[in-house]
RNA sequence: UCGACCGCACACGGGAGAGCCCCGCGAAGCCAUCGCGGGCGCCGAAGGAGCAACCUCCCCGGAAACUCUCAGGCACAUGAACCGUGCGCGGAAGG
Numbered sequence: 001u002c003g004a005c006c007g008c009a010c011a012c013g014g015g016a017g018a019g020c021c022c023c024g025c026g027a028a029g030c031c032a033u034c035g036c037g038g039g040c041g042c043c044g045a046a047g048g049a050g051c052a053a054c055c056u057c058c059c060c061g062g063a064a065a066c067u068c069u070c071a072g073g074c075a076c077a078u079g080a081a082c083c084g085u086g087c088g089c090g091g092a093a094g095g
Base pairs, nucleotide, nucleotide: 001095002094005091006090007089008088010086011085012084013083014082019040021039022038023037024036025035026034027033041074042073043072047070048068049067050066054062055061
């Protein structure tokens, strides 16, 4: 000095599942719609937790898209693990 690759943040694009159920109250002239509370049913891909293949021969520890459903969600919207692209910062095998 170049730098495969890795991590974090941001922007853009893609991004599933499950009752726009019932009751009460409020807004509202009625229907409809929205908000709050309660009830039952359901979903897993914010987060969280648990076990585990594995790392690793042992202890400790780490560890999933598996499991749980505390939280979150169940018309649209929003959100969404994860993937791609771009840029910034940091690290970096190697040349």